[in-house]
């Protein structure tokens, strides 16, 4: 050039077309002489733009990163 595969909070990582989980970290608090453990709560995410749909993280187009094979 060509094909495939990927893209979700600060990280990691789920999700059948119907309420975007989970850990971790962060912030408040409870605890404690003070902290750490560990308990409770709280914010905070689907690359972009169209396209189907009654409703799209999911299908569908193009593009944009990333990243593998081929030449």
């Nucleotide at each position: 050039g060509g094909u495939g595969c990927u893209u979700u909070g600060g990280c990691a990582g789920a999700a059948c077309g119907g309420u975007u989980a989970u850990g971790c970290g962060c912030c408040g608090g409870g605890g404690u002489g003070a902290a750490a453990a560990u308990c409770c709560g709280g914010a905070g995410a689907u690359c972009a733009u169209g396209g189907u749909u009654c409703g799209a993280u999911u299908c569908c187009a193009u593009g944009a990163g990333g990243u593998a094979c081929c030449a």